[in-house]
RNA sequence: CAAGUUCCGCGGAUGAUCGCAGGUUUAAAGCCUGAGGAAAGUCGGGACUCCUCAAGCCAAGUCGGUUGCUAACAGCAACUCGCCGUGAGGCGGAGAAAGUGCCACAGAGAAGUAGACUACCCCUGUUUGGGGUACAGGUGAAACGGUGGGGUAAAAGCCCACCAGGGGCGGGGUGACUCGCCUGCUUGGUAAACCUCGGCUGGAGCAAGGUCAAGUAGGAGGCAACUGCUGUAGCAGUGCGUAGGCUUGCGUCAGGAUAAAUCCUGUGCCUCCGGGUGGACCGCUUAGAUUGAUGAUCAUCGGGGAUGAAAAUCCUUACAGAAUCCCGCUUAUAGCGGAACUAGCUCC
Numbered sequence: 001c002a003a004g005u006u007c008c009g010c011g012g013a014u015g016a017u018c019g020c021a022g023g024u025u026u027a028a029a030g031c032c033u034g035a036g037g038a039a040a041g042u043c044g045g046g047a048c049u050c051c052u053c054a055a056g057c058c059a060a061g062u063c064g065g066u067u068g069c070u071a072a073c074a075g076c077a078a079c080u081c082g083c084c085g086u087g088a089g090g091c092g093g094a095g096a097a098a099g100u101g102c103c104a105c106a107g108a109g110a111a112g113u114a115g116a117c118u119a120c121c122c123c124u125g126u127u128u129g130g131g132g133u134a135c136a137g138g139u140g141a142a143a144c145g146g147u148g149g150g151g152u153a154a155a156a157g158c159c160c161a162c163c164a165g166g167g168g169c170g171g172g173g174u175g176a177c178u179c180g181c182c183u184g185c186u187u188g189g190u191a192a193a194c195c196u197c198g199g200c201u202g203g204a205g206c207a208a209g210g211u212c213a214a215g216u217a218g219g220a221g222g223c224a225a226c227u228g229c230u231g232u233a234g235c236a237g238u239g240c241g242u243a244g245g246c247u248u249g250c251g252u253c254a255g256g257a258u259a260a261a262u263c264c265u266g267u268g269c270c271u272c273c274g275g276g277u278g279g280a281c282c283g284c285u286u287a288g289a290u291u292g293a294u295g296a297u298c299a300u301c302g303g304g305g306a307u308g309a310a311a312a313u314c315c316u317u318a319c320a321g322a323a324u325c326c327c328g329c330u331u332a333u334a335g336c337g338g339a340a341c342u343a344g345c346u347c348c
Stems, first nucleotide, its partner, number of pairs: 001344001003342008012301007020034005036319001040330002043328005048205004053249006060201005065079005080093005094196002099194002101190003117137002120132004145163006164186002166183007209282004218273007225238006239252003253266005302317006
C1' cells in the first nucleotide's frame, strides 16, 4: 500500500413555534421528565403470582465431547477431537461389536462367509462339462482395511514391511483425550430413523393475581361414600381426593332427632339452564400509557456520495416503537469509528 479474519462502540446534535402523556399546582401558567441496540422473534432461562395432600417410580418432554462460570440455561469461557482454509479463523461432536429398520437404480453381490458379469488357473474335452480363486477390471455414493513385496496353478493377512482401526500394558492429564510399546485381531453407512446410555423437568401465566364499590334472580341435578367384624366408638377392606399412570403414606365435614334403620339442617365441591355487573384502585416501575403519549414544521450543523481547481451546488442520512421485570440467543440495519491478528508487495 491493498486484501482478509475476529471483536467492540456510535448510529444523529442544537435552537424556535405549535402539539401530546405524566409529575408539580386549589386550578391554571410556568418548570421538569418522556421509546432501543435490538424495544423485534417468542427460541431459552429465571424473578414474581396463583393452583395442586405428600413422597417415590414409570411415562412424556428436553439436552448431549470435557471441565469450569452463572440464579439458571439449548447461554458464555477455556480445552479436546474431526473436517474446511496457506493462515488469522470457520463449521461440527453421546452410542452402529444390544436389537429392529432403511441404503432406490445399477451391479455377481449392499453386511449371515455376500458374490461370479468380464477375467485368471487346473482337469476333461474339442467347443462341452467339472473344480479352484475373489487378485485385477466393470457397476455404484459406498463392494468386507490400504500401499508395496514375497508366495501360489491362479489367488487371498497366507507371510513380511509401513500406515489406519480394534485389543492389551504402561506414562501424562480433574477430564474429554493423548504419548510409547506389544499384538495379524481386521465386523460398511445411517440414530433432526425407531432404539440404548447419561443429565434435567409439577401446571399455568401480569389478560398472573389482589382489594374495594355497585347490581341482580334464581332454578334443577349430583357428590362429601360403601361393606364386614366388634359394640357406641374403634379395626379392616374397597372407592374417592394431586398432573397421564402406578406404589406407599395421609385424609374421607358439622349439628339435631331416633332404640336402630333412617330423616332434617348447615357447610364445601361439581354440572346444566337463566339473570346482573363489565366500574375504581393496587400489581406498575427514574417513560408508565391503557383505542394505548413520546409528534409536526422551520432553521443551522453533523455523517456519506456526485460535480468542481476551490468556493459552492445537488442528492442522501439505516433497521425500527416500551406494555410486569431481569439474564441470554437469533434476526434486521444507510453509514462512521476503534482494537488485535493473518498472509502478500514495497521501502528502511